[in-house]
Context: one part of a larger RNA
Molecule: large-subunit ribosomal RNA, domain IV
Organism: Candidatus Aenigmarchaeota archaeon LH_S6
RNA sequence: UCCAAUCUAGGGAAUUAGGCAAAUUAGUGGCGUACCCUUGGUACAAGCCAUGCCUAUUAUCAAAUUUUGAAUGAUAGGUCUCAGUGACAAGGAAAACCCGACUGUUUAAUUAAAACUUAGCCGACUGCUAGCCCAAAAGGGUUUGUAUAGUCAGUGAAGCCUGCCCAGUGCUGGCAUCUCAAAUCUGGUUCCAACCAGAUGAAGGACCAGUAAACGGCGGCGGUAACCUUGACCGUCUUAAGGUAGCGUAAUCCCUUGCCGAUUAAACUUCGGCCUGCAUGAAGGUCCAACGAGGUUUUCACUGUCCCAGAUUGGAACCUA
Numbered sequence: 001u002c003c004a005a006u007c008u009a010g011g012g013a014a015u016u017a018g019g020c021a022a023a024u025u026a027g028u029g030g031c032g033u034a035c036c037c038u039u040g041g042u043a044c045a046a047g048c049c050a051u052g053c054c055u056a057u058u059a060u061c062a063a064a065u066u067u068u069g070a071a072u073g074a075u076a077g078g079u080c081u082c083a084g085u086g087a088c089a090a091g092g093a094a095a096a097c098c099c100g101a102c103u104g105u106u107u108a109a110u111u112a113a114a115a116c117u118u119a120g121c122c123g124a125c126u127g128c129u130a131g132c133c134c135a136a137a138a139g140g141g142u143u144u145g146u147a148u149a150g151u152c153a154g155u156g157a158a159g160c161c162u163g164c165c166c167a168g169u170g171c172u173g174g175c176a177u178c179u180c181a182a183a184u185c186u187g188g189u190u191c192c193a194a195c196c197a198g199a200u201g202a203a204g205g206a207c208c209a210g211u212a213a214a215c216g217g218c219g220g221c222g223g224u225a226a227c228c229u230u231g232a233c234c235g236u237c238u239u240a241a242g243g244u245a246g247c248g249u250a251a252u253c254c255c256u257u258g259c260c261g262a263u264u265a266a267a268c269u270u271c272g273g274c275c276u277g278c279a280u281g282a283a284g285g286u287c288c289a290a291c292g293a294g295g296u297u298u299u300c301a302c303u304g305u306c307c308c309a310g311a312u313u314g315g316a317a318c319c320u321a
Base pairs, nucleotide, nucleotide: 001316002315003314004313005312006311007310008309010307011306014305019302027051028050029049030048031047036041038157052079053078054077055076056075057074058073059072060071061069062068063067080084092300093299094298095297096296097295098294099292100291104116105115120155121154123152124151125150126149131142132141133140134139159286160285161284163218164217165216168215169214170211171210172209173208174207177206178205179204184199185198186197187196188195219237220236221235222234223233246280247277258274259273260272261271262270
């Protein structure tokens, strides 16, 4: 010096990207317990008190037969310590926000999560010799099941809701007509191989509809109210339709440390509002109790993280033999 530990006056996060690490708390019994809430929870919420030993009385339990106990309590009195769950063992707590509803799963050996799954919701296919899957096939699975079933896709509890657009792409259906291959038929031509013309006319396409919890999409300019500002209102161009309810500087905001408020002595963070949304928005939006080795901010307690280091124990390294 390194590794693993123990203790440290006074201060107590001043350390640091960040309380990382460490410390605090801890068992049992009693009292007591807020906001919120899907009424189940939250909750061991928080917080406070007690805890040893001795003696007496007493209730129960067990064996057992009138006594006993390595058993469980209750009441009263006493007693000692700094300290009675005296060692071991054994939650730190609270407030707010984001994400995901939850339990669960995952990158064996750098990522455990907000990713995956999930119940619930919703769509497509399928009437059984089904649909889907494996297999040149025979055959097999789903299934010895039958639409309250099975397969496939999307979303992701519950609550409140889920707006407008079918022009494009896709899918489904229809279809008087048009287009359209081979084969077939008819005719022509040729010595032959061949060639030419016509007829017939499937799927598909054209055409016509439907369909967005299908892929997706959801405007611009100008004017206007008796201070100013703003623009309910009007005009015009234009689209398939011009973003509704919500939420909003957001895990989405470039400008941006937006503006106001709260917290701080001081706040590029955090929280509550505002909305001029570069570039929010409805199978997804919004809200959300409970839950989380998730992310962010703050408070109390606590501490060698630090002020500022010191001491001790064990080991390694090192030196000498």